Two RNAs folded together computationally: RNase P RNA and transfer RNA, 421 nucleotides in total. Rfam match: Bacterial RNase P class A. From the family's description: Ribonuclease P (RNase P) is a ubiquitous endoribonuclease, found in archaea, bacteria and eukarya as well as chloroplasts and mitochondria.

[in-house]
RNA sequence: AGAUGGCUGGAUGACCGCCGCUUAGUAAUAUGGGGAGGAAAGUCCGGGCUUCAUGGAAACACGGUGCCGGAUAACGUCCGGCGGGUGCGAACCCCGAGAAAGUGCCACAGAAAGUAUACCGCCUGACUUGUCAGGUAAGGGUGAAAGGGUGCGGUAAGAGCGCACCGCGGCGCUGGUAACAGCGUUGGCAGGGUAAACCUCACCGGAAGCAAAACCAAAUAGGAAUGCAUUAUGGCGCGUUUCCACGCCGCGUUCGGGUUGGUUGCUUGAGCGUUAUAGCAAUAUACCGCCUAGAUGAAUGGUCAUACAGCUGUGCAAACAGUGGACAGAACCCGGCUUACAGGCCAUCU
RNA sequence: GCGAGAUAGCUCAGGCGGUCAGAGCGUCGGAUUCAUAACCCGGAGGUCGAGAGUUCGAGUCUCUCUCUCGC
Numbered sequence: 001a002g003a004u005g006g007c008u009g010g011a012u013g014a015c016c017g018c019c020g021c022u023u024a025g026u027a028a029u030a031u032g033g034g035g036a037g038g039a040a041a042g043u044c045c046g047g048g049c050u051u052c053a054u055g056g057a058a059a060c061a062c063g064g065u066g067c068c069g070g071a072u073a074a075c076g077u078c079c080g081g082c083g084g085g086u087g088c089g090a091a092c093c094c095c096g097a098g099a100a101a102g103u104g105c106c107a108c109a110g111a112a113a114g115u116a117u118a119c120c121g122c123c124u125g126a127c128u129u130g131u132c133a134g135g136u137a138a139g140g141g142u143g144a145a146a147g148g149g150u151g152c153g154g155u156a157a158g159a160g161c162g163c164a165c166c167g168c169g170g171c172g173c174u175g176g177u178a179a180c181a182g183c184g185u186u187g188g189c190a191g192g193g194u195a196a197a198c199c200u201c202a203c204c205g206g207a208a209g210c211a212a213a214a215c216c217a218a219a220u221a222g223g224a225a226u227g228c229a230u231u232a233u234g235g236c237g238c239g240u241u242u243c244c245a246c247g248c249c250g251c252g253u254u255c256g257g258g259u260u261g262g263u264u265g266c267u268u269g270a271g272c273g274u275u276a277u278a279g280c281a282a283u284a285u286a287c288c289g290c291c292u293a294g295a296u297g298a299a300u301g302g303u304c305a306u307a308c309a310g311c312u313g314u315g316c317a318a319a320c321a322g323u324g325g326a327c328a329g330a331a332c333c334c335g336g337c338u339u340a341c342a343g344g345c346c347a348u349c350u
Numbered sequence: 351g352c353g354a355g356a357u358a359g360c361u362c363a364g365g366c367g368g369u370c371a372g373a374g375c376g377u378c379g380g381a382u383u384c385a386u387a388a389c390c391c392g393g394a395g396g397u398c399g400a401g402a403g404u405u406c407g408a409g410u411c412u413c414u415c416u417c418u419c420g421c
Stems, first nucleotide, its partner, number of pairs: 001350008011306006018035002021032001023030002037327001041338002044336005049209004054245007062205005067081005082096001083094004097200002102198002104194003119140002121136007148166006167189001168187008213264005223255006234249004271290003275286004310323005351421006359375004368406001377393004399415005
C1' cells in the first nucleotide's frame, strides 16, 4: 500500500418523566426490578404458528430452483470441492444443467447469418480481349459473430486433400462418493450464438396471513353440537381432471354469526453463553449456567456534570478555547439475503 | 401485511430485444389578418426513476435500491 474474517458502535453518575412486571395497600400511592438493533429497515426468500368443512395416489396446469458433495426444521442460505474468468499476489467474481429433441430470433451492413455461400480476388477453358462457363474459402471487404488454428507438403489455383503440434468430438483405462482430472486410442472436424426466448430434463411447492385466529358480553339468517332415519346406481367436499377411502344431504331438540369493545394469541425460544468432544468447515452432541421489551393513536425520553475518542481555530511544540456523537428505531416469532452505517479495536495473509 | 406504477413542461402509447423513442395539448418560428384567436406549414424539447448484470445490442429481460399511489 492492499486482501480476508471477526468484535464494538458511545461510557459513568445525579435529577425529572414514560410503558410493562413483582410486593404491600380498599384506594391514592410507595418499594424493588426490567425496557430497541446489528441492521429492529427493504419485505427479497425459507420455516414455525393459525384458519380455510377430509385424507391418500396419479396426470395436467402454474410458479420456483439448477456444477458436485455435505450442513440445516427449511431455503434461492451456509461450508468444502470442481470448472471458467480477473489480478504480480493475498484473494475476488460466475442465474455454472441441456443449443446433437424441437421451434423462434440474429436489426443495419454483407455475396452469404446456417443440411452454407462466389462480391472483389486467384486459377483453368472458350472466344468476340473483356465478357462467358467452370474450379477455389489461401487473401480482401462486411459484421458482435463467416463452418477449427499454426507450419510444412501438395495443387492449374486451392482446400483436413495429406502430415506434425495445439484445440474439439467419440471410446477405453486409472484416480475420486461425485462434479471432474490424467493417460491411451480413434475420428480429419460434422450441427455458430441466444434458454435472465419458448422449451426439455431433474427436484421442490395447497392457499391466505397475528388486520391469521380463539373466547366472553347483547337481537334473527347461514351455521354448529346431539338424537333418530337411510331416498342414494345421485349430488357436494377450496387450481383442473380421474380413482380409492371417509364425511354430509331428511326430521326433531339445544346453542347462536359478522360488526364494535374486552381478553387470549404475546413472548421460554429450531433461545443465549462457557467448556469438552466429533468434523478441514458449515454444524452437531453432552454438561453447567442465564431469563433478556411486550406497547396497541402505540413507552424506551429530557437536562446537568465528569472524563475518553473525533473535528475546527490559535500556537514551532506543549497546551488552550469552541463544537459534539454514524446508520437508524421493535409491533406474532425464528433462520438467512440485500441495503444504510462517522469512527475504533483484534487476528491471519500478500 | 398485501398489491400496482415511474417514458417530452402536462396527459398517455410503445412491452414481440434492433431504423422504435412516438401521439395529443403546450412552446418556438413562418404563413394568414388592419390586429388577435382558430385553421395551415415547419422546428426544438427525452441519460425511458437510479445502479449493476445477461446479450453483438436493453425503454423492453434479470437482480438490487429510490420515490409515488392503492388495499